A computed fold for a 465-nucleotide part of an RNA from a bacterium, annotated as small-subunit ribosomal RNA, 3' major domain. It was read from a public genome assembly.

[in-house]
Context: one part of a larger RNA
RNA sequence: AGACGGGGACCCACACAAGCGGUGGACUAUGGGGUUUAAUUCGUCACUAAGCGAGAAAUCUCACCCAGACUUGACAUCCCUAUCGUACUUUUUAGAAAUAAUUAGGUCAGUUCGGCUGGAUAGGUGACAGGCGCUGCAUGGUUGUCGUCAGCUCGUGCCUUGAGGUGUUCGGUUAAGUCCGUAAACGAGCGCAACCCUCAUCGUAUGUUGUACUUUCAUACGAGACUGCCGGUCAUAAACCGGAGGAAGGUGAGGAUGACGUCAAAUCAGCAUGGCCCUUAUGUCUGGGGCUACACCCGUGGUACAAUGGCUAGUACAAACUGAAGCAAAGCCGUAAGGUGGAGCCAAUCGGAGAAAACUAGUCUCAGUUCGGAUUGAGGUCUGAAACUCGACCUCAUGAAGUUGGAAUCGCUAGUAAACGUGUAUCAGCUACGGCACGUUGAAUAUGUUCCUGGGUCUUGUACU
Repeated sequence: AGACGGGGACCCACACAAGCGGUGGACUAUGGGGUUUAAUUCGUCACUAAGCGAGAAAUCUCACCCAGACUUGACAUCCCUAUCGUACUUUUUAGAAAUAAUUAGGUCAGUUCGGCUGGAUAGGUGACAGGCGCUGCAUGGUUGUCGUCAGCUCGUGCCUUGAGGUGUUCGGUUAAGUCCGUAAACGAGCGCAACCCUCAUCGUAUGUUGUACUUUCAUACGAGACUGCCGGUCAUAAACCGGAGGAAGGUGAGGAUGACGUCAAAUCAGCAUGGCCCUUAUGUCUGGGGCUACACCCGUGGUACAAUGGCUAGUACAAACUGAAGCAAAGCCGUAAGGUGGAGCCAAUCGGAGAAAACUAGUCUCAGUUCGGAUUGAGGUCUGAAACUCGACCUCAUGAAGUUGGAAUCGCUAGUAAACGUGUAUCAGCUACGGCACGUUGAAUAUGUUCCUGGGUCUUGUACU
């Protein structure tokens, strides 16, 4: 100087307390471990792994396994030779396909008219290609975390034999090393804040496809909030408390933004890359299988256990997003999934599109039920070469566990939690109950910091560095 303490002082945070809703029990989806397997590809492992990489595993993806094939190679550059109407499209045969043989079309650009140049294909030779093979403890780049915590440093000066200290401490104050005052310090940098984006109010202008022909709206440019004003407290400071006006008040709300560093943290399987290794295979192609297995254990979700409810009928009110290999209306057919149909739309114009909880009326009357929907049987629909392993959806039947969940544990302070539906990326289809967005309804509690957890500043002790 640090680190640590079941040492001290002060301070902060959904850290506790006060509340609301969950997880832990059931079924199921999904991920992980384990086990199994020819293979169940790989990575990630307290917080900081486990609905994570993966924002879509039937084939492909694909890295794994089995089988069949290739060896200058699926891909690139160079050299040599041959064919040039090539390239490209296509028929048939063998085969699981890769592949091998075969058939028919197709018929080049420039030109100094020289198979001369370009271009294409095939064969050969070796230089090489190729590797999701190893090392994240050789690396770049990127990322998580402490933590959006308030810290981390430097120049000059001063102090010390020196390591080092001071500044950065102290008194107040703040969300903040924020600001004020003090002080052997005076200044400065990276962080904080502000500058950026969105939302909330108003003004002006413009406006079709929007609209009540007015501007809810859309777009653009401005205004507005700064402790500016008033009172009180305080050191007359910084600031704090209260008030006025105001759409908004003391950081207005949300986002983006992550200092020096820590964990030899994560990633060689996004990519790049040193070294090592493979080179008739650890490379490449194809068919099939696997990643979907199942005694069990763990994580994260979904649905419930019901009357603040279930069912039936009727009636309302959104925002955001998306559509050309697309979205697809009306009409008709089907109990339905869906089929048919094809208007309109490159979309403020047309479509997806019916919002759902809510409200009104009726019914059920506390039961394993008109709760709950797992599982299974049968029949269908759609996508796709192809739904056996292994897709989603519909109809009929079946009707399991479950009566609010032990110890323990998680989230949340306001348009938040909780509840309700809507959209979208990926995508032929889908395992979405996941991710990311959007609105609708809309609470309770905290005027405290003793304790638990984590963090910050100062200080003290130390057999630690």